[in-house]
This is a predicted structure of a 349-nucleotide part of an RNA (small-subunit ribosomal RNA, central domain) from an uncultured candidate division WS5 bacterium.
The prediction has a mean pLDDT of 84.
Context: one part of a larger RNA
RNA sequence: CUGGGCGUAAAGCGUUCGUAGGCGGUUUGAUAAGUUGGAUGUGAAAUCCUGUGGCUCAACCACAUGGACUGUGUCCAAAACUAUCUAACUAGAGCAUAGUAGAGGCAAGUGGAAUUUCUGGUGUAGGAGUGACAUCCGUAGAUAUCAGAAGGAACACCAAUGGCGAAAGCAGCUUGCUGGGCUAUUGCUGACGCUCAGAACGAAAGCGUGGGGAGCGAACGGGAUUAGAUACCCCGGUAGUCCACGCCGUAAACGAUGAUCACUAACAGUAUGGAGAUUCGACCCUCUGUGUUGUACAGCUAACGCGUUAAGUGAUCCGCCUGGGGGAGUACGGCGCAAGCUUAAACUC
Numbered sequence: 001c002u003g004g005g006c007g008u009a010a011a012g013c014g015u016u017c018g019u020a021g022g023c024g025g026u027u028u029g030a031u032a033a034g035u036u037g038g039a040u041g042u043g044a045a046a047u048c049c050u051g052u053g054g055c056u057c058a059a060c061c062a063c064a065u066g067g068a069c070u071g072u073g074u075c076c077a078a079a080a081c082u083a084u085c086u087a088a089c090u091a092g093a094g095c096a097u098a099g100u101a102g103a104g105g106c107a108a109g110u111g112g113a114a115u116u117u118c119u120g121g122u123g124u125a126g127g128a129g130u131g132a133c134a135u136c137c138g139u140a141g142a143u144a145u146c147a148g149a150a151g152g153a154a155c156a157c158c159a160a161u162g163g164c165g166a167a168a169g170c171a172g173c174u175u176g177c178u179g180g181g182c183u184a185u186u187g188c189u190g191a192c193g194c195u196c197a198g199a200a201c202g203a204a205a206g207c208g209u210g211g212g213g214a215g216c217g218a219a220c221g222g223g224a225u226u227a228g229a230u231a232c233c234c235c236g237g238u239a240g241u242c243c244a245c246g247c248c249g250u251a252a253a254c255g256a257u258g259a260u261c262a263c264u265a266a267c268a269g270u271a272u273g274g275a276g277a278u279u280c281g282a283c284c285c286u287c288u289g290u291g292u293u294g295u296a297c298a299g300c301u302a303a304c305g306c307g308u309u310a311a312g313u314g315a316u317c318c319g320c321c322u323g324g325g326g327g328a329g330u331a332c333g334g335c336g337c338a339a340g341c342u343u344a345a346a347c348u349c
Stems, first nucleotide, its partner, number of pairs: 004321003007304002012318001014201004021195003025089003029085003033082002035078008048067002050064005092192001093189004097184004104178007111155001116150007126137002163170002206247006215241002220236004258317006266295011299306002324349003333342003
């Protein structure tokens, strides 16, 4: 090197786009680099194998126009496969046309319910809270109730095992801009493809500058509980949560399951297209495509389970694991304002 693996035992990068590289559809012709055959040169000796012989045997040693040294140079030939060039093709990929579903993204505007605060009215002694208390609020008029105002944040019902998005994620309503998907009809381009160091995006928390601040609420204060209570419960409450711009780059970033392609019984639900049949029409029904959910044959699996959305059967490319405990999520380097992120080895049991 080969050989084994990665749902749960160690192991799939959080996700996508994408350069080099690796791999790559059908047909024609050419070339002959890889490939195959033949010829010839070389492949020192020792070593190795075979045979024979010599030390009493063996190890060891010697001998042979012996073999091997799986290699390599040159020449000749073959043309299936790979490769290169040539000419074409349309089944992969993409484009056009017509439709179609959607919390996909960005920006602006706008709506009602509720909480809180403020102003005014009515009204009087409680309210709030708990397992029970207390801190707390209230005769300076609270709680309750009515009217008005302010401000911030989130969008009940619809709502779903539903939809969209590469993932993170996305939900009041309206408008503007904008990305992707799917279906149908033909038409067009003609392998333009797949995977990928790197780049971009990336919840929450956190950081910087400036705003904002209703509710909630790390820290913190108080009241309880308790042997204690740096907690669980209660009363308050600052950062934060929100907005703009810029960082951070991590999560049980999970389907703990990389991407792409092909093949391999069925059944049921659901979302959304198309065609057919039928009907007054709408459903229902049949066929077909794309998603999504639940069963299940074969097969796989240590088992659990997976099972056309595979963990089945194969192909290509990338990432990762080599096995326990420590060293260590550390050191050095890089990145970062910081917090920190990324991430070894020696050594040792």